RNAcentral holds the full RNA, with entries from SILVA. A computed fold for a 350-nucleotide part of an RNA from Hordeum bulbosum, annotated as small-subunit ribosomal RNA, central domain.
Context: one part of a larger RNA
RNA sequence: UUGGGCGUAAAGCGUCUGUAGGUGGCUUUUCAAGUCCACCAUCAAAUCCCAGGGCUCAACCUUGGACAGUCGAUGGAAACUACCAAGCUGGAGUAUGGUAGGGGCAGAGGGAAUUUCCGGUGGAGCAGUGAAAUGCAUUGAGAUCGGAAAGAACACCAACCGCGAAAUCACUCUGCUGGGCCGACACUGACACUGAGAGACGAAAGCUAGGGGAGCAAAUGGGAUUAGAGACCCCAGUAGUCCUAGCCGUAAACGAUGGAUACUAGGUGUUGUGCGACUCGACCCGUGCAGUGUUGUAGCUAACGCGUUAAGUAUCCCGCCUGGGAAGUACGUUCGCAAGAAUGAAACUC
Numbered sequence: 001u002u003g004g005g006c007g008u009a010a011a012g013c014g015u016c017u018g019u020a021g022g023u024g025g026c027u028u029u030u031c032a033a034g035u036c037c038a039c040c041a042u043c044a045a046a047u048c049c050c051a052g053g054g055c056u057c058a059a060c061c062u063u064g065g066a067c068a069g070u071c072g073a074u075g076g077a078a079a080c081u082a083c084c085a086a087g088c089u090g091g092a093g094u095a096u097g098g099u100a101g102g103g104g105c106a107g108a109g110g111g112a113a114u115u116u117c118c119g120g121u122g123g124a125g126c127a128g129u130g131a132a133a134u135g136c137a138u139u140g141a142g143a144u145c146g147g148a149a150a151g152a153a154c155a156c157c158a159a160c161c162g163c164g165a166a167a168u169c170a171c172u173c174u175g176c177u178g179g180g181c182c183g184a185c186a187c188u189g190a191c192a193c194u195g196a197g198a199g200a201c202g203a204a205a206g207c208u209a210g211g212g213g214a215g216c217a218a219a220u221g222g223g224a225u226u227a228g229a230g231a232c233c234c235c236a237g238u239a240g241u242c243c244u245a246g247c248c249g250u251a252a253a254c255g256a257u258g259g260a261u262a263c264u265a266g267g268u269g270u271u272g273u274g275c276g277a278c279u280c281g282a283c284c285c286g287u288g289c290a291g292u293g294u295u296g297u298a299g300c301u302a303a304c305g306c307g308u309u310a311a312g313u314a315u316c317c318c319g320c321c322u323g324g325g326a327a328g329u330a331c332g333u334u335c336g337c338a339a340g341a342a343u344g345a346a347a348c349u350c
Base pairs, nucleotide, nucleotide: 004321005320006319007304008303012318014201015200016199017198021194022193023192025088026087027086028085033081034080035077036076037075038074040072043069049065050064051063052062053061054060091191092188093187094186096183097182098181099180103177104176105175106174107173108172109171110154114150115149116148117147118146119145120144121143125136126135162169206247207246208245209244210243211242215241216240220236221235222234223233258317259316260315261314262313263312266295267294268293269292270291271290272289273288274287275286276285299306300305323350324349325348332343333342334341335340
């Protein structure tokens, strides 16, 4: 390479947008590039294969013949792919009427709790643990009442719920704004799918500059425990956690499951939105579309399990894997302020 794979054995890029490329709905033409047929020419000899011949046989030598396939010329076929032309509406999109949502950004407001400060009451402990101690406290702690300030997070509602491409998103209100779903069918008429490179977003931690700093808390200090304790437990506590503007670009970034389309039993919840029937109305009942759960048939799977939200049956496109270690290391390159990230071996060894 052929081939086989990627939920858990090695293997789906963290997620999306999109260039080149690859692939692509229905009908009728054109054409003959791909495709197919016929025929011609060519592909040295030797070798291989088949039928003979010669060495006593064989190996060996030798005569004749052919298959297969490549390339080229000529003539034809027109189903499929491509091309040309014309159309269609089912895919896709636009417009329109509704609708749900913790989608995003900005601004304003709110209460509970915590801590600190001030004042009152009060007077001996508090705090902490397995037990203690460090710690706080007669310069009045802790407790309790009143007032003030600050920062961060939003109990209940809350759900196996909803939205978002993912990361994520929840106190309330307002403004701006993205996407989805359903209905009727008006319009365009294949405009589609995927997507190497490329671009955008991307938890936490970390970095730069300026703010902020209540609580929590790496580092650090002290007290314990212990043989020791650089830990687990306790008392303190700085970066950080928060905001603004940039950088970083990684996670068990997980459904460990790439995207799109079609098909293939059901049962039972739930969210959004239609229709039918019934009703005063709301339910209940039947049914459709779009999500989100659970159970399960066929089928698949090494098993576990998956099972119309497939890991079933198929097609298209991309990414990735090829024994363990060395190693996501070395070297080189690109990016980064740095930390480091991306790409990514080999010797050797089992």